The RNA shown here (Bacterial RNase P class A) has 373 nucleotides and comes from Hyphococcus flavus.
Rfam family: Bacterial RNase P class A. The family's RNA type in Rfam is ribozyme. Its family is annotated with ribonuclease P activity, dimeric ribonuclease P complex and tRNA processing in the Gene Ontology.
The prediction has a mean pLDDT of 75.
RNAcentral holds the sequence, with entries from ENA.

[in-house]
RNA sequence: CCAGACGGUCGGACGGCCGCCGGUAUCGCCUCCGGGCGACGCGGGAGGAAAGUCCGGGCUCCAUGGAGACAAGGCGCCGGGUAACGCCCGGCCGGGGUAACCCGAGGGAAAGCGCCACAGAGAAUAUACCGCCCCGUUUCGGGGUAAGGGUGAAAAGGUGCGGUAAGAGCGCACCGCCGGACCAGCAAUGGGACGGGCAUGGCAAGCCCCGCCUGGAGCAAGACCGAAUAGGGAUAACGCGCUGAAAAGCAGGCGUGUCUUCGCGCUGAGUUAUCCGGGUUGGUUGCUUGAGCACGCCAGUAAUGGCGCGCCUAGAGGAAUGGUCGUCGCGCCGCAAGGCGUACAGAACCCGGCUUACAGACCGUCUGGCGUU
Numbered sequence: 001c002c003a004g005a006c007g008g009u010c011g012g013a014c015g016g017c018c019g020c021c022g023g024u025a026u027c028g029c030c031u032c033c034g035g036g037c038g039a040c041g042c043g044g045g046a047g048g049a050a051a052g053u054c055c056g057g058g059c060u061c062c063a064u065g066g067a068g069a070c071a072a073g074g075c076g077c078c079g080g081g082u083a084a085c086g087c088c089c090g091g092c093c094g095g096g097g098u099a100a101c102c103c104g105a106g107g108g109a110a111a112g113c114g115c116c117a118c119a120g121a122g123a124a125u126a127u128a129c130c131g132c133c134c135c136g137u138u139u140c141g142g143g144g145u146a147a148g149g150g151u152g153a154a155a156a157g158g159u160g161c162g163g164u165a166a167g168a169g170c171g172c173a174c175c176g177c178c179g180g181a182c183c184a185g186c187a188a189u190g191g192g193a194c195g196g197g198c199a200u201g202g203c204a205a206g207c208c209c210c211g212c213c214u215g216g217a218g219c220a221a222g223a224c225c226g227a228a229u230a231g232g233g234a235u236a237a238c239g240c241g242c243u244g245a246a247a248a249g250c251a252g253g254c255g256u257g258u259c260u261u262c263g264c265g266c267u268g269a270g271u272u273a274u275c276c277g278g279g280u281u282g283g284u285u286g287c288u289u290g291a292g293c294a295c296g297c298c299a300g301u302a303a304u305g306g307c308g309c310g311c312c313u314a315g316a317g318g319a320a321u322g323g324u325c326g327u328c329g330c331g332c333c334g335c336a337a338g339g340c341g342u343a344c345a346g347a348a349c350c351c352g353g354c355u356u357a358c359a360g361a362c363c364g365u366c367u368g369g370c371g372u373u
């Protein structure tokens, strides 16, 4: 210098004028004394993804009795981190790359079932199409053979020597495979004396088996203040499927994911009269101080954790955060004057992740190649 890998930061700046949404000081007016309105001033006002709403939490309300069986959904190598996770970090194994590094739904296929298209003779306790060998009554038939050919993603270890009618782990050597005392490691896993002629081909993002986990709804949650009407509750009278004089109990119905059982709660007809509170529109609140942010030190390979110090940084309720002008920056075009462009996209209760979109600029570490000294 070229090519590449990984991690991180930023993502326009300054000023003038005119506006918008919250907060607040002062003044004026009004007031039901809570506050409201107006004027003027000061200060604050989108993001790295605010997005998709895909995971995990906080918060809130509802539901939530025991036992057994079942169903549904999710997760799945090992260790660690975390409030938690399907996230992150560090390892292991497999695959890719010369390398830095990248990718992997990565438990179980000798529990059982199922599937393996097309091609091919044969697709899983297999198969004889061609070829090879032997026999016969020889254009053919019978038997042997998985060494050679052919098909396929995959054909039941590979190479060589022996052996044989031809062949074959049939025998042997080496390589591979399976089991494996023992050793290393927290573990996944790795190494491996020795043994076995080799036996169980693949698919579990097919059913399934094993282990672990799992209530529902969401700020339009919820709380408070509160008109009318409809609807709700209590009491009294009449009345009731069964028992009972009545009180009450039972049958029956509904709920508790499903079923069974033992239970529990509500209901267990309705009509009339009187009384009572709740609640819809609306207003207030929930609402932003939080697993918070910046910096430093310490522990740890790291994710992360601990300590110290400083800071307060939008809270609207159909939605403000904008427009315009000037100067500068950056990119492209142009000899120049100058012109054009400046990404993706925008809070809606709040966090931790993942994924997706993104003009351009910058920083660090590492790998390979070439050149110079």
Base pairs, nucleotide, nucleotide: 001369002368003367004366005365006364007363008362009361010360012328013327014326015325016324017323018322020045021044023042024041026039027038028037029036030035047344051355052354054353055352056351057350058349059218060217061216062215065262066261067260068259069258070257072214073213074212075211076210077091078090079089080088081087092106093104094103095102096101107209108208112207113206114203115202116201129149130148131145132144133143134142135141136140157175158174159173160172161171162170176198177196178195179194182191183190184189222285223284224283225282232276233275234274235273236272237271238270241250242249243248252267253266254265255264256263292311293310295308296307297306298305299304329342330341331340332339333338